SAM riboswitch aptamer (S box leader), 116 nucleotides, folded computationally. RNAcentral records the identical sequence in 2 taxa. Model confidence (mean pLDDT): 82 of 100.
RNA sequence: CUCUUAUCCAGAGUGGCGGAGGGACUAGGCCCUGUGACGCCCGGCAACCUUUCAAGGAUCGUCCUUGAAAAAGGUGCUAAUUCCUACAGAUCGAUUAUUGAUCUGGCAGAUAAGAG
Repeated sequence: CUCUUAUCCAGAGUGGCGGAGGGACUAGGCCCUGUGACGCCCGGCAACCUUUCAAGGAUCGUCCUUGAAAAAGGUGCUAAUUCCUACAGAUCGAUUAUUGAUCUGGCAGAUAAGAG
């Protein structure tokens, strides 16, 4: 870097350093930010990998599914739903063209585990 599977409306600081932009990319919107953002460290959150227990199923070994619990280690996350929209379809409303709202799917992206 590519592919597969799963998740993405929950949760997490009145700390230290630092000093200008930041919210992935393009566009539009809307926000955060010298009352110090973003980033780094510490702290925290969560439970993907991990461990234990219970129930059920398949099995030669053993494995799978569901639920509950734990948190040492590997990651991850720690403003706003992935901040919102963009493509397609459905429903409803207004309208001369057209446009708004809701839902579903898709695209793009992020993270984990596995494979190449």